This is a predicted structure of an 84-nucleotide RNA (c-di-GMP-I riboswitch aptamer) from Neobacillus niacini. Of the family's consensus pairs, 95% are formed in the model. NCBI's taxonomy places the organism under Bacteria, Bacillota, Caryophanales, Bacillaceae, Neobacillus. The prediction has a mean pLDDT of 76.

[in-house]
RNA sequence: UUUAUCUAAAGGCAAACUCACUGAAAGGUGAGGACGCAAAACUAUAGGGGCUUCCGUCCUUGGACCAGCCAGCCAGCUACCAUC
Numbered sequence: 001u002u003u004a005u006c007u008a009a010a011g012g013c014a015a016a017c018u019c020a021c022u023g024a025a026a027g028g029u030g031a032g033g034a035c036g037c038a039a040a041a042c043u044a045u046a047g048g049g050g051c052u053u054c055c056g057u058c059c060u061u062g063g064a065c066c067a068g069c070c071a072g073c074c075a076g077c078u079a080c081c082a083u084c
């Protein structure tokens, strides 16, 4: 320097749920709370997938597009400590 992640220490994040605020909704933010996580750090269109449907467009009892959201679905990208 490169590759890998069985184990240790220190530290980190925080699902469901509850409360408050926000949003049409999905969802987001804060506080509490821990199911889990070695990238549960970052990236949301200029890859796939999923969720929502206020406005607008098209067909019509509901869909498609637009639009919004999810990085704790896959993916992309960068990285700390110890050890082999």
Base pairs, nucleotide, nucleotide: 004083012037013036017032018031019030020029021028022027035072042076043075047074048073049070050069051068052067056065057064058063059062